[in-house]
RNA sequence: UAAGUUCGUCUGGGGUGCCAUUUGGCUGAGAAUAGACCCAUCGAACCUGAUGUAGUUCGCACUACCGAAGGAAGCACGUUCUGAAAAAUCG
Numbered sequence: 001u002a003a004g005u006u007c008g009u010c011u012g013g014g015g016u017g018c019c020a021u022u023u024g025g026c027u028g029a030g031a032a033u034a035g036a037c038c039c040a041u042c043g044a045a046c047c048u049g050a051u052g053u054a055g056u057u058c059g060c061a062c063u064a065c066c067g068a069a070g071g072a073a074g075c076a077c078g079u080u081c082u083g084a085a086a087a088a089u090c091g
Base pairs, nucleotide, nucleotide: 003082004081007078008077009076010074011040012039013038014037017026018025019024046071047070048069052065053064054063055062
């Protein structure tokens, strides 16, 4: 130095379900204003498949499979750390 990596800025992408006594409850980072949360190609953030399959539950993407399936938004800037190969120097 290539290539990665931590954090941040800018830019961009995304979801907001189920039940109930409709005051509330469940899971989760987030269940529509939170001015939040998550994700950005080493891409499971998110969408399609899907009115999917099995389990669980009052119910539900609640859990697992599907998934080495298909698609999906940065060749950005700064920064932390690591740092191959080659060349040079020293021993």
Predicted 3D model of a 91-nucleotide RNA (TPP riboswitch aptamer (THI element)) from Levilactobacillus spicheri DSM 15429.
The prediction has a mean pLDDT of 76.
It was read from a public genome assembly, where an Rfam model found it.